The part of an RNA shown here (small-subunit ribosomal RNA, 3' major domain) has 476 nucleotides and comes from a Lachnospiraceae bacterium. The sequence was found in a public genome assembly. The coordinates come from a structure-prediction model, not an experiment, and the mean pLDDT is 83.
Context: one part of a larger RNA
This record gives sequence, C1' cells and structure tokens, in this order.
RNA sequence: UGACGGGGACCCGCACAAGCGGUGGAGCAUGUGGUUUAAUUCGAAGCAACGCGAAGAACCUUACCUGAUCUUGACAUCCCCCUGACCGGCGAGUAAUGUCGCCCUUCCUACGGGACAGGGGAGACAGGUGGUGCAUGGUUGUCGUCAGCUCGUGUCGUGAGAUGUUGGGUUAAGUCCCGCAACGAGCGCAACCCCUAUCUUCAGUAGCCAGCAUCAAGGAUGGGCACUCUGGAGAGACUGCCAGGGACAACCUGGAGGAAGGUGGGGAUGACGUCAAAUCAUCAUGCCCCUUAUGACCAGGGCUACACACGUGCUACAAUGGCGUAAACAAAGGGAAGCGAACAUGUGAGUGCGAGCAAAUCCCAGAAAUAACGUCUCAGUUCGGAUUGUAGUCUGCAACUCGACUACAUGAAGCUGGAAUCGCUAGUAAUCGCGAAUCAGAAUGUCGCGGUGAAUACGUUCCCGGGUCUUGUACA
Repeated sequence: UGACGGGGACCCGCACAAGCGGUGGAGCAUGUGGUUUAAUUCGAAGCAACGCGAAGAACCUUACCUGAUCUUGACAUCCCCCUGACCGGCGAGUAAUGUCGCCCUUCCUACGGGACAGGGGAGACAGGUGGUGCAUGGUUGUCGUCAGCUCGUGUCGUGAGAUGUUGGGUUAAGUCCCGCAACGAGCGCAACCCCUAUCUUCAGUAGCCAGCAUCAAGGAUGGGCACUCUGGAGAGACUGCCAGGGACAACCUGGAGGAAGGUGGGGAUGACGUCAAAUCAUCAUGCCCCUUAUGACCAGGGCUACACACGUGCUACAAUGGCGUAAACAAAGGGAAGCGAACAUGUGAGUGCGAGCAAAUCCCAGAAAUAACGUCUCAGUUCGGAUUGUAGUCUGCAACUCGACUACAUGAAGCUGGAAUCGCUAGUAAUCGCGAAUCAGAAUGUCGCGGUGAAUACGUUCCCGGGUCUUGUACA
C1' cells in the first nucleotide's frame, strides 16, 4: 500500500421488512446429470452451466455409429498428355453415392498455337467440427450503470509511498459548494443520440359527413384538409418563478403555472481492473497430431433411449369458475418459389376456384380477457385434460424409428402443495390475447405488441451484496 475481521462509524440496493403472485406436490413440454447404447456427436458447471451455443435434429443439418466406396482427393494454385466439350437426353446396375454404356455437342487463330471445359498422370500440396481457450487475436459474461480508477507539476517522507481523491455539507453520482500544500488534467458520472408524453407549423391516394351534394347506404362518389393520423421542421422543463430551511453556498422541503417538475418514463451507452472466467465447434491463429485416413462421399441408424435425480416452463386442481348463444374495443408486425379475400364444399383440420396486393390502398385478421342472456350448484363434477383406440387433413422424395393438426371415443394424476426458495415499487406485478424471426413442415421456447389493471413500503435492528472513512494484523 492492499486484502481480511462473527472491529467501529456513515450510506445505498426488491437486500430485509410491508404486500401481491409463484416455484418446491400433479400431468406434460424442454434442458442437464446419471444409466443404457454400435452411437446416444461436442461444448457450457455456484451466483455468472442447466427452454444455454440451437432464430427451430424425419433425410439434409450432423460433427456420432454401422455398412459400402474414393485416394492429388468434395474445394484452391502450378506442370505434362489426351479429348472437344460443359450442359442435356436415354439405358444398365446398386440399399444409395460411386460405376458402366449410347446419343447430341465449343470459340479465336498470323495454322505454330491459344482460351475454356472434361478425362488421365506425377508430385508440390489440399483437407481435418483432431488436441491445447493454461501459447493467442477477436468476441462475450461477471462484479456493475457500482462511483470509482489514474496522471502531470509541486510539496512531504531515507524509502516503499503519501498529498491531490481526506475534512464540513449535499447529491442518483469523485454531483456540486465551502475549506485545505496543493494547483490542474484524463478515463468514467451527467449531457449530447433514439423512442415515448403536450403544442405549433408544413404536406395530404389512410381520416371526416365536421359543413355541402349524389347514392348501390359502404367515405362508396364528387368535394375539402378542419379534426384523427402519418411524416419532416420547430417550441417546451431550466430549480426558470414564489415561500421556508441552510453557511448570504451547494442543496433540501412546500407551492404556483404547466401536457409534463426537479434525472418526466424507457432504451442505447459498461472506466481502471477481477475471475489463467467462457469460446481453437462462428472466425482467425502459434505449436503438436492424422495423410489409401483423425480427410472425402453415400445408405441406414443415432442425437428423440429411460429404474431415477435436478433446473426452467406450460396446463390445472375450479363458481372472481366451466359451457352455450349472440355483441364491442387494439397495437405492433409480415407478405411474391409469398399473403391469399369472396363464393362453394366438409362436423373439422382443410379442400376447389382464384379476386386483390411488391401493399397507410389488398391479404394474414376472427383480437382475447370484458359486457349481456341462459345453464351447471360444490361433485374428482358440464372441473381437469394426460394416456390410448379408430378415422382423417397438411407439409414434404419420404412422417416406422421420429412431425404438426382435426373428428369421434377414452377419460389418468390432480381438491392449492413439507423443509426450503424466486420475481416484482406503477401503467409495474398479476392476467388476456396478437405478431415476428428461424422455418417445406414442426413452440408451452425466444424476441416484440397492445387490452384490463392492483396491493404495499412503518422503517434500516437483522440476512445478502456494494461504496466511503477509520481501527487491528495469522496474510501478500
């Protein structure tokens, strides 16, 4: 100087407390361990691995296993020889690739050859998701959006170092004020950036009967940009004003005006560093290793196994509910190898036909919780839907291993969950649907969107984590 303390002082955080809803019990989905297996490819491991890499394993993917096949190779450059192709078509054979046969078929030229392509050959080489993340780059997690981490000059100290950065206040903040052997500065904080909340202006292929006219009664048409909205440009919030407190400071408390008030709400943004943290399987790369195989290619299988254990979720256990009937109100997105209306048909998943739309114009598209009416009356039930049987639909060469969905039938566990444990402070929790990426098909996951919409916070004694000052020293 750090680090540590079941030392001290002060402060903060959904850290505790006060509340609301969960997990842990059930069924299923998904990931992991274990076990099994020819293989169940590999990685991730307290927080910070476990719906993680994977924004989507039937083949492919695919790296694994079994079997078949190739050896200058599936891919790149160079040399020599042969051919004129390549593409395409037909056939044999195979589980399939590989393999074999037939047909068709180039360009330029100073005729020496050249371009391009295919085949053959020799080697240089290719290739490796093989090893090492404890050889590395790059990227990322974490402490932590915590308020810290440093430097120049000066001063003090023999020196390591100290000071500044400590102190008195204050703040979300090393934020600001005052003081001070310090004076300044840098990386962080804040602001500058984006979205959102209000208004003005400009513009009007969506919006309006607001005011007028027509009408098939639909903003449908004429007409108009007033409003809503969309998209540009601006205004607006700064403790600016008032009162009180404070040291006449910084700042704090209350008030006015205001759409918004003291950082308005949210996002992006992550200092010096820590964990030999993660990744050689995104990529790049040193070294080591394989080279008729640890490379390449094909078929089938596996990654989907199942006594069990754990994590994360979904659906429930019901009456604040289930079911039926007929009504209302979104936002944000996507669409051409696409979205697919209306109509017809089917109980339905769907199907037939195919209008319109590269989309504020058409389509996906019905929002659902909610309100109204009816029924059920506390039951393992008209709760719950697992499992299983039969019959189908769709995608796709192909749904046996191993897809999703539909109809009918079946109707399991489950009556609110031990010890323990998690999230959340406001348009939040809870609850309700909608969309997108990936994607032929395949979400209860992920990322977004809006609808309805709470309770509680006395307080900082305690648990956990962090910051500042100080104290002690088994430690460096």